[in-house]
């Protein structure tokens, strides 16, 4: 100092140009001796940052920041 891969709810991750899902976690409520377990409803995300194309960007294109792995 170069290639590659990766950064989305608290956690783990899926998606990939037109309201961003799921697991598990949290909160109500039923049931229950029980805060377990089982149903049932909810809430929760500045898509790592800045630009840029574009009616539109989490997606494409640019620099950057962070982590991983190789090369030197």
């Nucleotide at each position: 100092g170069g290639g590659c891969c990766g950064g989305u709810g608290g956690u783990u991750u899926a998606g990939g140009g037109g309201u961003a899902g799921a697991a598990u976690g949290c909160u109500u409520c039923g049931u229950u001796c029980g805060c377990a377990a089982c149903g049932a409803a909810g809430a929760u995300g500045u898509c790592g940052a800045g630009g840029g194309u574009u009616c539109g960007a989490u997606u494409c294109c640019c620099u950057c920041c962070c982590g991983g792995u190789c090369c030197a």